[in-house]
Molecule: c-di-GMP-I-GGC riboswitch aptamer
Organism: Alkalibacillus aidingensis
């Protein structure tokens, strides 16, 4: 360097719940563990998720991101640990 142990130290936390921000999607904390060898970081491509506002229009649908979402691909960049290979 590739890899990723029935290995050690250690770490992250889905779903649910309480509170709090937001129009929404979602975000923060707290409990809580379904998982994850980058489940560390960056919304930079692609796929997804809302449509306040704007815009159209039958007036309650429709259409958009400048708004999210990296625990869907990927791409970028850091970084513990050291069994076989």
């Nucleotide at each position: 360097c590739u890899c990723g142990a029935a290995a050690a130290u250690g770490g992250c936390a889905a779903a649910c719940u309480u509170a709090u921000c937001g129009a929404a999607a979602g975000g923060u904390a707290a409990g809580g563990a379904c998982g994850c060898a980058a489940a560390g970081c960056c919304a930079a491509g692609u796929a997804c998720c809302u449509a306040a506002c704007g815009c159209a229009u039958u007036u309650a649908u429709g259409c958009u991101a400048u708004g999210g979402a990296c625990g869907a691909c990927u791409g970028g960049u850091u970084a513990c640990c050291g069994a076989a290979g």